Overview:
This is a predicted structure of a 1506-nucleotide RNA (small-subunit ribosomal RNA) from Candidatus Darwinibacter acetoxidans. It matches the Rfam family "Bacterial small subunit ribosomal RNA". Rfam links the family to the GO terms structural constituent of ribosome and ribosome. The organism belongs to Candidatus Darwinibacter, within Bacteria.

RNA sequence: AGAGUUUGAUCCUGGCUCAGGACGAACGCUGGCGGCGUGCCUAAUACAUGCAAGUCGAGCGAAGCACUGGUUCUGCUCCUUCGGGAAACGAGCCAAUGACUUAGCGGCGAACGGGUGAGUAACGCGUGGGUAACCUGCCCUUCAGACAGGGAUAACAGGACGAAAGUUCUGCUAAUACCUGAUGUCCUUACAUUGGCGCAUGCCUGUGUAAGGAAAGUGUUUAGCGCUGAAGGAUGGACCCGCGUCCCAUUAGCUAGUUGGUGAGGUAACGGCUCACCAAGGCGACGAUGGGUAGCCGGCCUGAGAGGGUGACCGGCCACACUGGGACUGAGACACGGCCCAGACUCCUACGGGAGGCAGCAGUAGGGAAUCUUGCGCAAUGGGGGGAACCCUGACGCAGCGACGCCGCGUGAGCGAUGAAGGCCUUCGGGUCGUAAAGCUCUGUCCUAUGGGAAGAAACGGACGGUACCAUAGGAGGAAGCCCCGGCUAACUACGUGCCAGCAGCCGCGGUAAUACGUAGGGGGCGAACGUUGUCCGGAAUUAUUGGGCGUAAAGGGUACGCAGGCGGCCAAAUAAGUCAGAUGUGAAAUCCCAAGGCUUAACCUUGGUAAGCAUUUGAAACUGUAUGGCUUGAGUUAAGGAGAGGAAAGUGGAAUUCCUGGUGUAGCGGUGAAAUGCGUAGAUAUCAGGAGGAAUACCAGUGGCGAAGGCGACUUUCUGGACUUAAACUGACGCUGAGGUACGAAAGCGUGGGGAGCAAACAGGAUUAGAUACCCUGGUAGUCCACGCUGUAAACGAUGAGUGCUAGGUGUCGGGGGUCAAACCUCGGUGCCGCCGUUAACACAUUAAGCACUCCGCCUGGGGAGUACGUUCGCAAGAAUGAAACUCAAAGGAAUUGACGGGGACCCGCACAAGCGGUGGAGCAUGUGGUUUAAUUCGAAGCAACGCGAAGAACCUUACCAAAUCUUGACAUCCUCUGACCGCCAUAGAGAUAUGGCUUCCCUUUUAGGGCAGAGAGACAGGUGGUGCAUGGUUGUCGUCAGCUCGUGUCGUGAGAUGUUGGGUUAAGUCCCGCAACGAGCGCAACCCUUAAAUUUAGUUGCCAUCAUUUAGUUGGGCACUCUAGAUUGACUGCCGGUGACAAACCGGAGGACGGUGGGGAUGACGUCAAAUCAUCAUGCCCCUUAUGAUUUGGGCUACACACGUGCUACAAUGGACAGGUUACAAAGGGCAGCGACGCCGCGAGGCCAAGCGAAUCCCAUAAAACUGUUCUCAGUUCGGAUUGGAGUCUGCAACUCGACUCCAUGAAGCUGGAAUCGCUAGUAAUCGUAGAUCAGCAUGCUACGGUGAAUACGUUCCCGGGUCUUGUACACACCGCCCGUCACACCACGAAAGUCGAUAACACCUGAAGCCGGUGGGCCAACCUUUUGGAGGCAGCCGUCGAAGGUGGGAUGGAUGAUUGGGGUGAAGUCGUAACAAGGUAGCCGUAUCGGAAGGUGCGGCUG
Repeated sequence: AGAGUUUGAUCCUGGCUCAGGACGAACGCUGGCGGCGUGCCUAAUACAUGCAAGUCGAGCGAAGCACUGGUUCUGCUCCUUCGGGAAACGAGCCAAUGACUUAGCGGCGAACGGGUGAGUAACGCGUGGGUAACCUGCCCUUCAGACAGGGAUAACAGGACGAAAGUUCUGCUAAUACCUGAUGUCCUUACAUUGGCGCAUGCCUGUGUAAGGAAAGUGUUUAGCGCUGAAGGAUGGACCCGCGUCCCAUUAGCUAGUUGGUGAGGUAACGGCUCACCAAGGCGACGAUGGGUAGCCGGCCUGAGAGGGUGACCGGCCACACUGGGACUGAGACACGGCCCAGACUCCUACGGGAGGCAGCAGUAGGGAAUCUUGCGCAAUGGGGGGAACCCUGACGCAGCGACGCCGCGUGAGCGAUGAAGGCCUUCGGGUCGUAAAGCUCUGUCCUAUGGGAAGAAACGGACGGUACCAUAGGAGGAAGCCCCGGCUAACUACGUGCCAGCAGCCGCGGUAAUACGUAGGGGGCGAACGUUGUCCGGAAUUAUUGGGCGUAAAGGGUACGCAGGCGGCCAAAUAAGUCAGAUGUGAAAUCCCAAGGCUUAACCUUGGUAAGCAUUUGAAACUGUAUGGCUUGAGUUAAGGAGAGGAAAGUGGAAUUCCUGGUGUAGCGGUGAAAUGCGUAGAUAUCAGGAGGAAUACCAGUGGCGAAGGCGACUUUCUGGACUUAAACUGACGCUGAGGUACGAAAGCGUGGGGAGCAAACAGGAUUAGAUACCCUGGUAGUCCACGCUGUAAACGAUGAGUGCUAGGUGUCGGGGGUCAAACCUCGGUGCCGCCGUUAACACAUUAAGCACUCCGCCUGGGGAGUACGUUCGCAAGAAUGAAACUCAAAGGAAUUGACGGGGACCCGCACAAGCGGUGGAGCAUGUGGUUUAAUUCGAAGCAACGCGAAGAACCUUACCAAAUCUUGACAUCCUCUGACCGCCAUAGAGAUAUGGCUUCCCUUUUAGGGCAGAGAGACAGGUGGUGCAUGGUUGUCGUCAGCUCGUGUCGUGAGAUGUUGGGUUAAGUCCCGCAACGAGCGCAACCCUUAAAUUUAGUUGCCAUCAUUUAGUUGGGCACUCUAGAUUGACUGCCGGUGACAAACCGGAGGACGGUGGGGAUGACGUCAAAUCAUCAUGCCCCUUAUGAUUUGGGCUACACACGUGCUACAAUGGACAGGUUACAAAGGGCAGCGACGCCGCGAGGCCAAGCGAAUCCCAUAAAACUGUUCUCAGUUCGGAUUGGAGUCUGCAACUCGACUCCAUGAAGCUGGAAUCGCUAGUAAUCGUAGAUCAGCAUGCUACGGUGAAUACGUUCCCGGGUCUUGUACACACCGCCCGUCACACCACGAAAGUCGAUAACACCUGAAGCCGGUGGGCCAACCUUUUGGAGGCAGCCGUCGAAGGUGGGAUGGAUGAUUGGGGUGAAGUCGUAACAAGGUAGCCGUAUCGGAAGGUGCGGCUG
């Protein structure tokens, strides 16, 4: 950094897709180790269990425990002098001690820490400010204090109630709990007052007076910790403000405490925060209100950046704690592990009543594609309490689980070719996996075992952890997969499959040779991972600020005026808002980046550095802004002119159509491609005269004029707008654009009232047609016209918004001015054409820009769905304006190129038409095909270019088909082994193949052997007319013997391509000439080849015979002159003359010549087209069969027969038939030995018998026939015609039944010249006549070749068909047998409407009203203070009231789900009906509108050219 994909190809526009990076991921497959991170994105769903907030006895009473001492008691033990004594144990009581324990009172904490993101579009968050409007426990500093008293209460004891939770009564007691009084540095309030400050409300400071206001103790008793008041600090918080902070305008108006004021209340504090009164304000297009969505940020991902996306982990802020409401306590909460109430849910219950809240850590269920252990420890860091020891701490530190991510390491290293085995491929030679393995020699990272063993803590204290790390030993041992291999995109072969199975990100792959499916081998990529899916950014300049566009690709509003807004001429001085520069504050940390450092490295971690923004401040003054003064060039005004279909109204003409009246006049008129409907003898049309009425204004008329656009066309008058020119004067920036808004706005259409001649949707009729709801014709109503109102759209187009400036020219034209005798010329304003620079994808534009720039507005972002639906606004309606989504496709599109095509154009050619001659189509027959039939009727050929074609010849064979009978290494080929015959002949069986038997019995030789032949055997193999001509070669047809098809170099074009090859002539021809950005060349054309036509020459046998002989006969002698034969050569080249032409090419005419303009004919077939034909000529890949799809045999079939078609033959007759004739004439070219077969004889004949000659210029086939000359027939189904049938024969052949040809006798069908249609032929041709050959035993009306006789016509190129060149249009490129539109039918999909139904949300109105704060309060109750002991002060409960959550009722609103049915839309393989569009698409198309019709669509009116 790009790539693929629209096309036959190209350039462009434009979408879709890919390559990159990232992730709290998931899924598939695989999985060795370690480090560092990270882990419910879904149900803010419900939670079992354990733990997560306590601590202080140095505040207090009390209880308990331990210990000590004292005392009492009796018991036990011992001693005893029995009097008693002793010490110890035990029990009771008392006292002290313990820094022992703790239920309660009390203090502090519990408002931190931890979780979550539901709500919130907000001063919530971010950023920067403000508080002269505030609070702040613990902490720090300073100052001043702590005096004198008092009354209770829990614990505890006793009683009562209750299942429990717990409640209650009586009695006792303490405090750092509570209360009263004193003191008052001071504080608060009120009043008076000094000084200072502030923009201001006000603030600071000093003084005086008055009123009010404090305290607690504890303690080893000099400590220390506490307590009270005040000031200050620090920290934390509260409130206010500027700016920023998602989508929808199909949400445009919202708001009654609402906005402000006065006063009061309330709060820590300002404030409608609350209340009373007063005023009527406040917000909004710079987006209010409403709806949807969402925690915000530091950051994170991506990107070159600008941006875009995102808000997991870590950090800051906010909000929440089952849902909703509320306050209490407190420095701080309206409180996650507090309270009260309401609700839902769960649990306990003795049914009366109670208890609970994991969005703390683990964990469970559920949901989900998906996310961990009910672990260890307070050792560290931090927090709470305490004076401290210490206690608590699921914060935290660690460990566990998960490849979830990032990073690091390993799975071994070296040598090793017989290139092993094996796999795969193979051209069978080999190649490859591959030094890979094996083998040999090593190493030890990870690993395993053993031993040692940290830092993390200054001392006691280490969960991690016997961990990190170190040492020793061991042995290659335990450790590789995943994806891909058609292009993009690195990497290819085989087999299987056969539009199946499947793949696919896009293009697309798969229908029998798949590098695209599946498998294998090989290869490529990454690697403990690899792929897939999802999401985001990128690529995408595909929303374009950086950095896009709008003539034709999507896109300029129909036009103007104009409020807001945006932008704005010259000069001067001022200011400093924008702008620029400096400084200060802030910009948390972490992250990113840079530089160092620490873990073996890295990831990771530590330290330091780096700043856009915002605010304040100091400067600068060019530019913009602001305010001031001026200027005239932008803009405007005045004056004088001329031009004009500019607008409105009124009036007046003439031409024409139609109608009416009258006259003349008679049979048609009218209309069309042709007709008909229609009109007309009741007098039309035509013509003359008069009249009526409406509409439109010929000529002039012009890419002429005017207007903002729509638009405007007879003449006159009135009113009126704008532009232009000229010369001066005046105003002094007054300007440009313009969202909303307003006005105008063709045609059609609507309303009311007129009018109505012509025209004319609808409609009717007639035609056309398969149909014809059309085109054509005859009629005809709305409408078209007028007035007044509405509609507001068009291809409303220059498909080009408005304005300003600049940037070569040339040439028309309109209106002015200057200038001139007239011109020329100069100039201003319009309107056209051509054209440079430049622009453009190209076409094109080009001073009237689509060029170069600026200002403002409108609009576009793939095609379809769709300008549709819903909603809203406007409209009488029609409808207009605004304007989506689901779904679907990989394109849709623009310009240009090459072809092809056109019921486009121009030119040209051809038996293409025309002009002619003869046919086919009708008949009979022959032959081929289709169809049908059949056991089989083998197969192929299918418009021209299949059909007398393959087949130059099916009785058997052929033969491929069918039936039956047989064979299995085979009928045929090669190789191996054995045997020896084989062949041939005969007999028997059989339909035959065949089987059995008999007879006969090899060659050569180097004598083992070898060869041919035959039999037997085994396998390799043979064999296949089985399939695929769409796998192929070869061959062939066809366009077409048409004149075309290309290349090299150069040039032009961004390119496909063009040029050359086009043009002017000419030709049969791209034949030749000339011209030309082309110059040359190749394959074709022509020529060279064969044949035919003339001549010369050579050669004369089998040919010929002029002369000489001779014969029946060139028969023979002779000859080679002639004919002829076959070799060679000549000849024709527009060479010569004249004319035309451009002085060319060439054409026309002529001469000469056997032949004259390629002389006639043939061979010869360019690049290519038709997936044309052929696998059944042959060859051949692949597939298939292998006791059969091969091979043999017999018989049958290919020959069938209702029928249809093609090609022929014979005819229908007199230009003929028959017969006869001198047995009257005249050819050419072929063939012949398993052959042609003469002569002669026999037969009516086919033919037979005998047999000469000839391998052929000698002999034979072999008489050519039409023709000629006569005779007859005389127009008939005939003396035409010969089918059919009967009979008798001949020939070929093993064999003529199915199924041959021919002969004779007899029979004697259809047919009297052929409908629509159609074929051949331009001269030795058509027509007609016969002859020969191939195939072949036999069989031709077919085919091929040969000669005989021998015409007619061609004006010409309008038309039909085919072809060529140029040009034009195209939506075609499989190329018109193309493409393509709409209804209908069927299937599926999403959406709209819909009687309704269902639940949801947020408000509103009313009812009810918990807890609770606040307010009120008769009566009741109460320890502290006072008191005259009764009360008072004060308080408590209760009750009442305002507010008030949830709940209830109600009617609406919004959005959603669903809904019988219905509407259009999309998609779908080959459905139906038509053929609307693309070519002049067969009626040019399209736009708007109206109307009609199965449908595309038709028609009217106006518009556009695309």
Notes: The coordinates come from a structure-prediction model, not an experiment, and the mean pLDDT is 85. RNAcentral holds the sequence, with entries from SILVA.